The RNA shown here (c-di-GMP-I riboswitch aptamer) has 89 nucleotides and comes from a Bacillota bacterium. Rfam family: c-di-GMP-I riboswitch aptamer. Gene Ontology term of the family: cyclic-di-GMP binding. Its mean pLDDT, the model's own confidence on a scale to 100, is 89.
RNA sequence: UGAUCGACAGGGCAAACCCACCGAAAGGUUGGGGCGCAAAGCCACAGGGUCUAAGGCUCAAAAGAGCUAUGACAGCCUAGCCUACCGAA
Numbered sequence: 001u002g003a004u005c006g007a008c009a010g011g012g013c014a015a016a017c018c019c020a021c022c023g024a025a026a027g028g029u030u031g032g033g034g035c036g037c038a039a040a041g042c043c044a045c046a047g048g049g050u051c052u053a054a055g056g057c058u059c060a061a062a063a064g065a066g067c068u069a070u071g072a073c074a075g076c077c078u079a080g081c082c083u084a085c086c087g088a089a
Stems, first nucleotide, its partner, number of pairs: 005087002012037002017032002020029003035075001041081002046078003049073003055068005
């Protein structure tokens, strides 16, 4: 110095929920709020998984039901990043 690992120190992010806004919804943004996180940083045009169903298709007399991502989730997992703070065992 690097890898692995996760003590110390300084910190970082921000679940549920609430306000406002966007969206058909899932969900997202802002502010509050902290459940937690050693990558809870980035990446959805790397792969899988999960959620939603506007539109479309099918069934139905209708009510409605089913299927479907082009929509969403990185705080679901794996992979990736000439990525990243500290430096004990």